[in-house]
Molecule: small-subunit ribosomal RNA
Organism: groundwater metagenome
RNA sequence: AGAGUUUGAUCCUGGCUCAGGAUGAGCGCUGGCGGCGUGCCUAACACAUGCAAGUCGAACGAAUUUUUAAAACUGAAGUUUCGAUGGAUGUUUUAAAAAUUAGUGGCAAACGGGUGAGUAAUACAUAGGUAACCUACCCUUGGGUCUGGGAUAACUUUCCGAAAGGAAAGCUAAUACCGGAUAUACUCUUCAAAUCUAGUGAUUUGAAGAGGAAAGUUUUUUCGCCCUUGGAGGGGCCUAUGUCUGAUUAGCUAGUUGGUGGGGUAAUGGCCUACCAAGGCUACAAUCAGUAGCUGGUCUGAGAGGAUGGUCAGCCACACUGGGACUGAGACACGGCCCAGACUCCUACGGGAGGCAGCAGUGGGGAAUAUUGCGCAAUGGGGGAAACCCUGACGCAGCGACGUCGCGUGAGUGAUGAAGUCUUUCGGGAUGUAAAGCUCUGUCAGAGGGGACGAUUAUGACGGUACCCUCAAAGGAAGCCCCGGCUAACUACGUGCCAGCAGCCGCGGUAAUACGUAGGGGGCUAGCGCUAUCCGAAUUUACUGGGCAUAAAGGGUGCGUAGGCGGUCAAUUAUGUCAGGUGUUAAAGGCUCCGGCUCAACUGGAGUUCGCACUUGAAACUGAAUGACUAGAGGUCAGGAGAGGAAAGCGGAACUCACGGUGUAGCGGUGAAAUGCGUAGAUAUCGUGAGGAACACCAGUGGCGAAGGCGGCUUUCUGGACUGAUUCUGACGCUGAGGCACGAAAGCGUGGGGAGCGAACGGGAUUAGAUACCCCGGUAGUCCACGCUGUAAACGGUGUUCACUAGGUGUUGGAGGUAUCGACCCCUUCAGUGCCACAGAAAAUUCGUUAAGUGAACCGCCUGGGGAGUACGGCCGCAAGGUUGAAACUCAAAGGAAUUGACGGGGGCCCGCACAAGCAGUGGAGCAUGUGGUUUAAUUCGACGAUACGCGAAGUACCUUACCAAGGCUUGACAUCUACGGAAUCUCCUGGAAACAGGAGAGUGCUCGCAAGAGAGCCGUAAGACAGGUGGUGCAUGGCUGUCGUCAGCUCGUGUCGUGAGAUGUUGGGUUAAGUCCCGCAACGAGCGCAACCCCCGUCCUGUGUUGCCAGCACGUUAUGGUGGGAACUCACAGGAGACUGCCUGUCGAAAGCAGGAGGAAGGUGGGGAUGACGUCAAGUCAUCAUGCCCCUUACGCCUUGGGCCACACACAUGCUACAAUGGCCGGUACAAAGGGUCGCGAAGCCGCGAGGUGGAGCCAAUCUCAAAAAACCGGCCUCAGUUCGGAUUGUAGUCUGCAACUCGACUACAUGAAGUCGGAAUUGCUAGUAAACGCAGGUCAGCUACACUGCGUUGAAUACGUUCCCGGGCCUUGUACACACCGCCCGUCACACCAUGAGAGUCGGGGAUACCCGAAGCCAGCGUACCAACCCGCAAGGGGGGGAGCUGUCGAAGGUAGAAUCGGCGAUUGGGGUGAAGUCGUAACAAGGUAGCCGUAGCGGAAGCUGUGGCUG
Repeated sequence: AGAGUUUGAUCCUGGCUCAGGAUGAGCGCUGGCGGCGUGCCUAACACAUGCAAGUCGAACGAAUUUUUAAAACUGAAGUUUCGAUGGAUGUUUUAAAAAUUAGUGGCAAACGGGUGAGUAAUACAUAGGUAACCUACCCUUGGGUCUGGGAUAACUUUCCGAAAGGAAAGCUAAUACCGGAUAUACUCUUCAAAUCUAGUGAUUUGAAGAGGAAAGUUUUUUCGCCCUUGGAGGGGCCUAUGUCUGAUUAGCUAGUUGGUGGGGUAAUGGCCUACCAAGGCUACAAUCAGUAGCUGGUCUGAGAGGAUGGUCAGCCACACUGGGACUGAGACACGGCCCAGACUCCUACGGGAGGCAGCAGUGGGGAAUAUUGCGCAAUGGGGGAAACCCUGACGCAGCGACGUCGCGUGAGUGAUGAAGUCUUUCGGGAUGUAAAGCUCUGUCAGAGGGGACGAUUAUGACGGUACCCUCAAAGGAAGCCCCGGCUAACUACGUGCCAGCAGCCGCGGUAAUACGUAGGGGGCUAGCGCUAUCCGAAUUUACUGGGCAUAAAGGGUGCGUAGGCGGUCAAUUAUGUCAGGUGUUAAAGGCUCCGGCUCAACUGGAGUUCGCACUUGAAACUGAAUGACUAGAGGUCAGGAGAGGAAAGCGGAACUCACGGUGUAGCGGUGAAAUGCGUAGAUAUCGUGAGGAACACCAGUGGCGAAGGCGGCUUUCUGGACUGAUUCUGACGCUGAGGCACGAAAGCGUGGGGAGCGAACGGGAUUAGAUACCCCGGUAGUCCACGCUGUAAACGGUGUUCACUAGGUGUUGGAGGUAUCGACCCCUUCAGUGCCACAGAAAAUUCGUUAAGUGAACCGCCUGGGGAGUACGGCCGCAAGGUUGAAACUCAAAGGAAUUGACGGGGGCCCGCACAAGCAGUGGAGCAUGUGGUUUAAUUCGACGAUACGCGAAGUACCUUACCAAGGCUUGACAUCUACGGAAUCUCCUGGAAACAGGAGAGUGCUCGCAAGAGAGCCGUAAGACAGGUGGUGCAUGGCUGUCGUCAGCUCGUGUCGUGAGAUGUUGGGUUAAGUCCCGCAACGAGCGCAACCCCCGUCCUGUGUUGCCAGCACGUUAUGGUGGGAACUCACAGGAGACUGCCUGUCGAAAGCAGGAGGAAGGUGGGGAUGACGUCAAGUCAUCAUGCCCCUUACGCCUUGGGCCACACACAUGCUACAAUGGCCGGUACAAAGGGUCGCGAAGCCGCGAGGUGGAGCCAAUCUCAAAAAACCGGCCUCAGUUCGGAUUGUAGUCUGCAACUCGACUACAUGAAGUCGGAAUUGCUAGUAAACGCAGGUCAGCUACACUGCGUUGAAUACGUUCCCGGGCCUUGUACACACCGCCCGUCACACCAUGAGAGUCGGGGAUACCCGAAGCCAGCGUACCAACCCGCAAGGGGGGGAGCUGUCGAAGGUAGAAUCGGCGAUUGGGGUGAAGUCGUAACAAGGUAGCCGUAGCGGAAGCUGUGGCUG
């Protein structure tokens, strides 16, 4: 950095897709080790169990335990003189010490930890303000700690309760609570002064007054407590800027905005309240709705951006849901309280308890996310004086390849290139130095031993861990994806549009590098793929960095508001701008450098970072404000041009109608007709009158207007532009979201009018139909007035304005110059309107001073096709409808311009038996042959428009033969190889339909060798390799062939043009049979085709002269070149000549050529043949042959007999014979050419009516023979009829071939004597020795189905004006939506299936708001029973002050009621839409698409659509 995909190909536009990176991931296959990270994205769902916030006895009373001491009592063992001694042990009391703790009290519990529901601003980020504030613990300044008092828990007793818990009485302490004193400081009030501030005000000093403190504890030191100053850190509040989507959310707001008084708070403030005013916000987006925690950062990107906010860090919010306050320095409080609600649990039914979004863990949800672990050793936190206690914060470990980093699965050597596997052209190749083998090493894992740092001193969960040493052993450790292109990597087999693959294009229908498997290869590697999501690629939302004539896209046009932009000069200012400085930009992260873990990941240190704010300066540009100017803009005066607009009046032509006259049978209309009108007098014609609409000629890519649009003449009113003159104003300008106005046609409303035209409608035609095109009528409408509608292909498909950038040539309106008697002409210039063209632009077409060029300003619009300008909603409209304007779903394209073809019921030119002009036919009959169909055991197979059908088949009785039936064979009928035996071969017998099976006999060759024997050839046997296949695929092929077409075309090299496909050449002007030739030309040449060279025929010459010939000479015969001879002629065979537009005339261009003529046997290619360019039809042939692959192998091979290919209601094709007199029959008589012949042709003669038989001369053929040519000609008969035409069919008798004529041959004779009397629609061949007619020969072949085919001659015409039409073809051009190429493409309804969606009676639900009702807890306010220790009065009683349950009130959550709005689900039915296999109906569009198409509108119609009206050219 790009690539694939629209096309036959090209360029462009444009979407879709891919290659990259990333992840808190999931899934599949696989899995050795370690380090560092990371792990409920879903149900802010519900939670069992344990733990997560306590601590302080140095605040306090009390209780308990232990120890010691003392006292009292007890009195064990031992001793004993039995008196006692002894004093253990135990109990009680007191004192002391140590320890523990429920309670009072203090501090903490507002931190730490979790989550992201809510929140679009009471949040967050950045920068500020607080002169409007608070702050426990900590540090710091100054000072103080005096004096009193009354209670209460614990505890004891009694009572209630299942429990939770509670009640009463009594006792007691404090750093708990309360009173008093003091206080220069503090707070408040008032006053004065100074300083400062932009300011409400602040600070300092002074004076007066008022208010208000404290606690003790410890053995000591201490530690506390109270007031106070400053600080640090932490917070509260306020301001500015920034922070997602929707305008199909445009108006919102009553405490709302402001003021005053009051209240409240730490503090400002409608924060709250009473009153007053009527404000406040909003297009720079209020309000509403949807979505969302924000940030540092993270991912991506070249960047700008885009996406994202998990872990870590900062802030916020929340703690089952909703509400509320209390305590406190701090909360409206996750592990606190009260109330309401939902849920769960306990219960003795009376009542209670609970809140894992703390750590583990459970259920559930889900594609998916871990252990009910260890430890406070470290770091940090709370309490404490401390020891210490607590700490699921944290440190660690466990689980998971979830990510990332590192390591390993061995290294060297090793060729007979082993075996195996795969493949093969069978030779080989690949796997592959890979393995084995040999020589080594020891990372990881394993075993044994040592053993840390983390803690400078005690303490180590991690952990006997990291690390080190030793040992043994290549041992324990490789997979996943891919291999058609993109995209690195190819073969075999299987499968056969199946199974399947697929990110896009697309693979798969019998040779799949695309499916599956294998071998091989490529990529990555403890991972690899797939899926999901984000960025990139995508300049595909374009700020960087896009567009709008035709691809998507300029508003129908103007005026103008906000906004944006704005001429020249001067000076000022400092908004933007630029420069310097300062502050901030948390840490982490990123980047650079240096360091620590063996490296790396990871981690430590240093540096760096947009922006924002403050401040100092600069002043060119911009802004602001000031003064001036005239080049922009406007005004004045003078002119001329104009279908510019509105109103009124007038005019003639045409038309229709009415009346009258003339006049008679038609008129009218069409492709042709008909409907229609007309003898009741039309059409035609003349006159008069009436009416409405439109204004011929002039008229012009002429004029005017903003656009729509405007056309007879006159008058009135009126708008704009242009030219000239310069005297005026002095930037007054440009654009223009909203807004306003205008706006063709159709349409709507009301009222007129109505001649013509004319949707709808009626009728007639056309047609398969014809709801159309054509015709006859005809209503609305078209016209006028007033009002509405507001759209068009409202188009130059080109928004408006300004400036600049070569020209040429028309035209309209002015002005000037020159010239002239004058008009013109000519030159210059301004404004319009056309054409051509340079530079430049553009994908091209094209544009080009009237830009689509170069720049500037502003507005509108576009972002793949369809769905759809549709739905819903809003606005407008009387309606029709307009305007604004989606989504689901679906496709991989849709599209623009140009190119080459093909095609056109487009055009031009030209050719052809293409038509026409002719001749003869086919189509009708009978028969033959082929085909289809049907039948059959089989009727073998192929060929199917032209280009299959008398074709393969130039010979179907057996054979052929491929088909069927039956009988047989299995190395085979045929080929090669091996072994053994035998010569080969011949004859005979049995069974059998034959094949075949069985048996007997004869026989012994050739070469070498002395012999034994060996070899060649042949036969037989055996086994296997193999043979064999007319089995499949002509869509795997070669070869051969048909056809377009013997048409004149098809290409290449170099050059040039074009971005390119391509073009040029090959087009053009002539000419030709011809791309034949000439001329011209950005082409110049060349090749394959054309022509010529080859063969036959036509004339002449030369040579040769038998088997051919016979003129002259001679001989001979009944006759014949029969004989001698001849070489003249014919002929035969060779070789030459000849024809070239060469000559003449005319014509054309001095060309090519053409027309005519001469000469010539032949004249313009002399006639005919052979010869078939590039290619087309997947044309034909696997059954001629060859051949890949597939298939069969005691059969799909081979042999044999018989049958079939010959069937027969029928249809078609090609022929033959006819229908007769141009004929038939009989008799007679002529004239060919070209061929064949030895398993052959076969003469004469004889026999037979004949087919034929017999015969055998001659001939390997210019000698002999087939062989007779037939039409023709001469003579005769027939006389128009189903015949003396015609010969089918059938019978009988024969001949020939052949093993064999039944199925199934040909021919002969006799007999029979069918259809048929010239053929409908339609259709074929032929242009001269041709058609037509006539016969002859040949191949195949035993014979024949031959009437076929291939050749040969004989007789021998008619016609061609001509190219309009049919068919085919060539060249040029044009249109195209076709490229499988018109047998193309393609539109709409209907029917069926599926999908999403709109409407829909309704129904269900959500969130929010409004009004009202009820009103918990609680704060606040009021009242305040009973009752009450502290203070006051009082000796006391008592009173006061104060408190207080409770009650009332305002507010108030949940709840209830009501009516609206809104969002969503479902919904009978219904509307259109999309997609589907080869459904139905038509044919609308693309070519002039057969009626040019399209746009707006209206009516109509099964449907495409048709028609009216106006517009456009695409």